[in-house]
Model confidence (mean pLDDT): 90 of 100. c-di-GMP-I riboswitch aptamer from Planctomycetes bacterium DG_23, 78 nucleotides, folded computationally. Lineage of the source: Bacteria > Pseudomonadati > Planctomycetota. Its Rfam family is "c-di-GMP-I riboswitch aptamer". Rfam's curators write: GEMM was predicted in a large-scale screen for bacterial structured RNA regulatory elements. Rfam links the family to the GO term cyclic-di-GMP binding.
RNA sequence: CCCCGAAAAGGGCAGACCUGCCGGGAGGCAGGGGCGCAAAGCUAUGGGGCCCGAAAAAAGGGUAGCCCGGCUGCCGAA
Numbered sequence: 001c002c003c004c005g006a007a008a009a010g011g012g013c014a015g016a017c018c019u020g021c022c023g024g025g026a027g028g029c030a031g032g033g034g035c036g037c038a039a040a041g042c043u044a045u046g047g048g049g050c051c052c053g054a055a056a057a058a059a060g061g062g063u064a065g066c067c068c069g070g071c072u073g074c075c076g077a078a
Stems, first nucleotide, its partner, number of pairs: 004076002012037002017032006035065001041071003046068003049063004
């Protein structure tokens, strides 16, 4: 350095739900709250899925805690 991820250490993040605010909506932000997560850090200008939009579509929007990729990263047992 790479692979790997423990009954290790120090920690980190924060689902559902609740409250307030923003949005037509999916949803987002803040506080509370912890189901969980070894990347639940970043990337939607990599690919796919799903959601909003909509009479059917389209443009457009969202979801990274849906999946596969890409970038970066703490620790060090087997």